Predicted 3D model of a 539-nucleotide part of an RNA (large-subunit ribosomal RNA, domain I) from Quyinboa ferrireducens. Lineage of the source: Bacteria > Bacteroidia > Bacteroidales > Quyinboaceae > Quyinboa.

Context: one part of a larger RNA
RNA sequence: GGCGUAUGGUGGAUGCCUGGGCUCCCAGAGGCGAAGAAGGACGUGACAAGCUGCGAAAAGCCGCGUAAAGGUGCAAAUAACCAUUUGAUGCGCGGAUGUCCGAAUGGGGCAACCCGUUAUACUGAAGGUAUGACAUCCUAUUUAUAGGAGGCGAACCUGGAGAACUGAAACAUCUAAGUACCCGGAGGAAAAGAAAACAAAAGUGAUUCCCGUAGUAGUGGCGAGCGAAGUGGGAAUAGCCUAAACCGUAUUUGUUUCGGCAAAUGCGGGGUUGUAGGGCUGCGAUAUUUGGUAAUAAAUUGAAGAGGAAGCUAUCUGGAAAGAUAUGCCAAAGAGGGUGAAAGCCCCGUACUUGUAAGGUUUAUAAUUGAUAGCAGUACCCUGAGUAGGGCGGGACACGAGAAAUCCUGUCUGAAUCUGCCAGGACCAUCUGGUAAGGCUAAAUACUCCUGGGAGACCGAUAGUGGACCAGUACCGUGAGGGAAAGGUGAAAAGUACCCCGAACAGGGGAGUGAAAAAGAACCUGAAACCGUACGCCU
Numbered sequence: 001g002g003c004g005u006a007u008g009g010u011g012g013a014u015g016c017c018u019g020g021g022c023u024c025c026c027a028g029a030g031g032c033g034a035a036g037a038a039g040g041a042c043g044u045g046a047c048a049a050g051c052u053g054c055g056a057a058a059a060g061c062c063g064c065g066u067a068a069a070g071g072u073g074c075a076a077a078u079a080a081c082c083a084u085u086u087g088a089u090g091c092g093c094g095g096a097u098g099u100c101c102g103a104a105u106g107g108g109g110c111a112a113c114c115c116g117u118u119a120u121a122c123u124g125a126a127g128g129u130a131u132g133a134c135a136u137c138c139u140a141u142u143u144a145u146a147g148g149a150g151g152c153g154a155a156c157c158u159g160g161a162g163a164a165c166u167g168a169a170a171c172a173u174c175u176a177a178g179u180a181c182c183c184g185g186a187g188g189a190a191a192a193g194a195a196a197a198c199a200a201a202a203g204u205g206a207u208u209c210c211c212g213u214a215g216u217a218g219u220g221g222c223g224a225g226c227g228a229a230g231u232g233g234g235a236a237u238a239g240c241c242u243a244a245a246c247c248g249u250a251u252u253u254g255u256u257u258c259g260g261c262a263a264a265u266g267c268g269g270g271g272u273u274g275u276a277g278g279g280c281u282g283c284g285a286u287a288u289u290u291g292g293u294a295a296u297a298a299a300u301u302g303a304a305g306a307g308g309a310a311g312c313u314a315u316c317u318g319g320a321a322a323g324a325u326a327u328g329c330c331a332a333a334g335a336g337g338g339u340g341a342a343a344g345c346c347c348c349g350u351a352c353u354u355g356u357a358a359g360g361u362u363u364a365u366a367a368u369u370g371a372u373a374g375c376a377g378u379a380c381c382c383u384g385a386g387u388a389g390g391g392c393g394g395g396a397c398a399c400g401a402g403a404a405a406u407c408c409u410g411u412c413u414g415a416a417u418c419u420g421c422c423a424g425g426a427c428c429a430u431c432u433g434g435u436a437a438g439g440c441u442a443a444a445u446a447c448u449c450c451u452g453g454g455a456g457a458c459c460g461a462u463a464g465u466g467g468a469c470c471a472g473u474a475c476c477g478u479g480a481g482g483g484a485a486a487g488g489u490g491a492a493a494a495g496u497a498c499c500c501c502g503a504a505c506a507g508g509g510g511a512g513u514g515a516a517a518a519a520g521a522a523c524c525u526g527a528a529a530c531c532g533u534a535c536g537c538c539u
Base pairs, nucleotide, nucleotide: 001538002537003536004535005534006533007532008531009530015524016488017487020459021458022456023455024454025453026452027451028450029448030447031152032151039101040100041099042055043054044053046078050074051073061095062094063093064092065091066090070082071081072080106115107114108113116134117133118132119131120130121129122128123127136149137148138147139146140145141144156187157185158184159183160182167174171221197204198203208235209234210233211232218226219225239440240439241438242384246269247268248267249266250265251264252263253262254261255260274418276383277382278381279380280377281376282375283374289371290370291369292368293367295365296364297363298362299361300360301359305354306353307352311327313326314325315324316323328345329344330334336348337347338346389413390412391411392410393409394408395407396406399425420435421434422433423432424431475482476481495523498510499509500508501507
């Protein structure tokens, strides 16, 4: 030095565990904010560094309810207190207080700081103190008042603006993709929506979503790729209001023969469609149906909560019984968790029953306020104009300019007026469908920062969130930003009184506790690498 056996150290794998995660389901909620948010700074405790709570009324104050003997958070100990039926701590609801910064809003500013004006009050002249007001923009009107906005927030939605990597085995049209990113806006959903729609000789009857049509028809350096729609089957269903004609009224203007007339604007009535409708003229009717608002009453729901069965059975093993054996009981409760191992009957619970405040919902009543019909005639009037359409250039449509309809429009143009106009994929005719150039509209659909309940052939500490633990922390970076490691004594601290070795508050040996200390806090189990010790063999 090697090998073997034995026995240690080190190390923290493995097993077991879970207070944390992950993915869903059901229900709720879907916002907060100038009445000052989200997020912070600084304070606040008897002692108080951190976390949590709270705000100079500061781990709290008041009221109501609930609950019940113990309390003064995490967090042990001490002190000092509170409470024990005159009800503390706790829990729920409502209220008060709520420094400073922050949209931050009196002005400024290197956030948590500095400095004002003004009214009132106090004071002691200058000065000081206390309380309140004083930002900007928009809208309305009676013009000095009122109302509103601003900022934050996870995704979903809509509008504006809009890449590249990549693919095409290179690359330019194309693709990626109207994606990512940025900006505006809104809601609990948003958007869309009551046919100038589809269809095809037959019909449907707003929109949205799903299945399907179908990887079809198409489109495409006809490459890579992109990619519908009608019918059909379902989910859910809901329809309406204006502009105009005409009538009236108010104001203003013009004109006037002062009688008026005309125009514009505002308001009221009227009216809303394709089998055209309405005005207008004539006739007839006052019915029917339905919405909102607040009030009253009833019902129901609704916070913290309340009741809630049955073995302190015997013996055995054991440190410990919930285990084994024996013998009982409950069950509308044998879900689950805890208890010194594995408990329906020990504890918390569970099934079931029960309870109300604020608030919500439904119904009824009366009140109030809206909306909602017909028949006939057709001379005249109305039915959304810089619009429809066209040229040029773009964009959207599954559709890349194509034979290219349809939709949007930067620019130049530019109709018709119901005997009208648009569409049916160039265009024309016949035919068919519809009625643009104003607006609103629930449900079916999308999402989850958040609350409650439940589930898992999901993870179990290098996994599962980055984060089971004081984590977006420590640490790194000028900064944007990046970003960890780190769980487990024991049933119970019973956390080793006392003695000894030692320089020792290191470490250890006895003793004691405990079932166990080879569970001693560097604490469950305790693998391997690695490092020793003893013995044997070999060199």